[in-house]
The prediction has a mean pLDDT of 83. This is a predicted structure of a 512-nucleotide part of an RNA (small-subunit ribosomal RNA, 5' domain) from a Planctomycetota bacterium.
Context: one part of a larger RNA
RNA sequence: GAAUGAACGUUGGCGGCGUGGAUGAGGCAUGCAAGUCGAACGCGUGUAGCAAUACACGAGUGGCGGAAGGGUGAGUAAUAGCUGGUUAACCUGCCCUGAAGUGGGGGACAACCCUGGGAAACUAGGGCUAAUACCGCAUGAGACCACAGCGAGGCAUCUCGCAGAGGUCAAAGCCUUCGGGCGCUUCAGGAGGGGAUCAGCCUGUAUCAGCUAGUUGGUGAGGUAAUGGCUCACCAAGGCUACGACGCAUAGCCGGCCUGAGAGGGUGGUCGGCCACACUGGGACUGAGACACUGCCCAGACUCCUACGGGAGGCUGCAGUCGAGAAUCAUUGUCAAUGAGCGCAAGCUUGAACGUGCGACGCCGCGUGUGGGAUGAAGGCCUUCGGGUUGUAAACCACUGUCAGGGGCUAACAAUAAGCGUGUAACUCACGUGAUGAGUUAAACCCCAGAGGAAGUGACAGCUAACUACGUGCCAGCAGCUGCGGUAAUACGUAGGUCGCGAACGUUAUUC
Numbered sequence: 001g002a003a004u005g006a007a008c009g010u011u012g013g014c015g016g017c018g019u020g021g022a023u024g025a026g027g028c029a030u031g032c033a034a035g036u037c038g039a040a041c042g043c044g045u046g047u048a049g050c051a052a053u054a055c056a057c058g059a060g061u062g063g064c065g066g067a068a069g070g071g072u073g074a075g076u077a078a079u080a081g082c083u084g085g086u087u088a089a090c091c092u093g094c095c096c097u098g099a100a101g102u103g104g105g106g107g108a109c110a111a112c113c114c115u116g117g118g119a120a121a122c123u124a125g126g127g128c129u130a131a132u133a134c135c136g137c138a139u140g141a142g143a144c145c146a147c148a149g150c151g152a153g154g155c156a157u158c159u160c161g162c163a164g165a166g167g168u169c170a171a172a173g174c175c176u177u178c179g180g181g182c183g184c185u186u187c188a189g190g191a192g193g194g195g196a197u198c199a200g201c202c203u204g205u206a207u208c209a210g211c212u213a214g215u216u217g218g219u220g221a222g223g224u225a226a227u228g229g230c231u232c233a234c235c236a237a238g239g240c241u242a243c244g245a246c247g248c249a250u251a252g253c254c255g256g257c258c259u260g261a262g263a264g265g266g267u268g269g270u271c272g273g274c275c276a277c278a279c280u281g282g283g284a285c286u287g288a289g290a291c292a293c294u295g296c297c298c299a300g301a302c303u304c305c306u307a308c309g310g311g312a313g314g315c316u317g318c319a320g321u322c323g324a325g326a327a328u329c330a331u332u333g334u335c336a337a338u339g340a341g342c343g344c345a346a347g348c349u350u351g352a353a354c355g356u357g358c359g360a361c362g363c364c365g366c367g368u369g370u371g372g373g374a375u376g377a378a379g380g381c382c383u384u385c386g387g388g389u390u391g392u393a394a395a396c397c398a399c400u401g402u403c404a405g406g407g408g409c410u411a412a413c414a415a416u417a418a419g420c421g422u423g424u425a426a427c428u429c430a431c432g433u434g435a436u437g438a439g440u441u442a443a444a445c446c447c448c449a450g451a452g453g454a455a456g457u458g459a460c461a462g463c464u465a466a467c468u469a470c471g472u473g474c475c476a477g478c479a480g481c482u483g484c485g486g487u488a489a490u491a492c493g494u495a496g497g498u499c500g501c502g503a504a505c506g507u508u509a510u511u512c
Base pairs, nucleotide, nucleotide: 001512002511003510004509006508007507008506009505010504013366014365015364016363017362018361019359020358026322027321028320030319031318032317035064036063037062040061041060043058044057045056046055047054048053071277072276073275081201082200083199084198085197086196087195090194091193092192095190096189097188098187099186100185101184102183103137105135106134112127113126114125115124116123117122142169143168144167145166147164149162150161151160152159153158173182174181175180203249204248205247210240211239212238215237216236217235218234219233220232221231222230252274253273254272255271256267257266258265259264279300280299281298282297283296302313303312304311305310330356332355333354334353338352339350340349341348342347369399370398371397372396379390380389381388382387403453405448406447407446408445413439419433420432421431422430423429456501457500458499459498460497461482462481463480467496468495469494470493471492477484478483
C1' cells in the first nucleotide's frame, strides 16, 4: 500500500447493488417449512332433488412424491476432493424412440358396524365390503436359465451377433365430445443420474521407526446391481515402510477469493460442483433410488405429560428465544414471476424462490448549495502593540432547486391457463385473442414550497503533509520506531491556526 463475513471509539443526510451467528455441531417455548390425486376404490356427513343422481367436505384403501429442494462443516489426511482413464464387473422411477401385448378367474384387509382394554398414547377380538391393493391360470414378440452349433472380434478371466430344441416369467383399468385420451405389462435403444475401480496431485510432525492375523495371497462358498477378504471355511506366509509406513496434531475438498510485476504466499464466507452429518451410538425395513434432517426399531443422555401402569420429543429448515461471546437481522408479505411435487386439467402445496424490513457491514453514486461580496465588520487567537491571522469566510445582494418533504400521474417484471379464432391431413404444436401483481402509498415524469432539514474525524518533533500561545514541570501524561516531559515542551493537556480524508474518520485483529 492492498484486502476483510470484521469488531471497537467518535460522528452520521439520501439512494442503488451486495452482504450479515466466523464463538457452543450448546439447549430450545411458539408458528410455519411436503404434499397431492374423486379421471384408481368403497364408505360417512351435508346441500339440491320424489328418486336415480350431482356437488362439497371428511377419515380410510391405493398411486406418485416425502432420497428433491433447504441447513451445517462436527467428523474425514483419504472409503473425501480435483484432473484424466477403465467398467469385457454394474444399476437406473419419471422422460424420449421402437417392438409386442393388455385374455379369463379367485381370496382377503382397512374404512364401517358390534364387543372389550387403557388416564393417555393407543390397542384386542368378532362381522361386512371395493379397487390401478393382493394371488393363481392362460398367452410369450421378448427376456432369463442351463445345453449344443456357426460366425466375428478382443483386453487374461472373455465379448458380440445369428439360428436351434428344453425350462421359467407379464399385465389394470379409468375418462370420453365415441374421434380418442390417460394409463398398465414385457423387451430393445437413448438421454440424464448413479455405483465400482485405476493413476497422478492434495497440511505439519522423526522429540512418532518400525506397522500389520482378515493382516497379504490362493482355492471353494456365501453375499451384492456389480468386482473384490466384502464375509466365511481351509491352505500358504505374506503385505507396507526413510520416495516416511504406523502414530500424533490440524483440516471438509474444489471452481474460486485476497495479495503480488510475476513466481509465489495466504485463504476456501457469499455463489456454483462434490463429500459428510441430522440429539449421541447402532440397525435394518420400504423403495428405481436411503441405511432416509421434519420415516421405523433398539440403547443412551436430556426435556415434557402421567391416574405411576406407561407414554411424547429432537430448529446443523424459516423466523424467534436463552446461553456463551468483541460480534452477526423480522416470531414480516406473496405464490405475481422462476422452479419443484401431485393432478388430464382447473388447481392445491411450496419459510425453495421472489419481495419488503433491520445493520455505514462493504462497494458505488448523489447531496449538505451557486455567483457576487472589503470599510478586510464583530468575536476569537497571536503580537515587536505598528499590526497579523481566522477571511470572501460571515453579514449582505442576486440566483438555483439535486436529495429529503407535500401533491398528482403511472409503467415494466405478464410469459400465459381454460375458452374462442386462424394455420395444419391432424395435434397435446404454432400464431392471435383472452383471467391473474406480493413488492406497490414504489421508480421515472409533472407541480408546490423553500437555503431551508443534512459534517465529521484523525493528525501537525523526524519518518510524514501540517505551528504558535498558555497550563504542567521526569509530575500528569504521550508513544508505530527513534524517543518526548526534571520551568520558555512545535512530542503531555487546552485553545487558536494548519494539513489529510470525508458520510465517514481513526484504532485493533488478521493476510499478502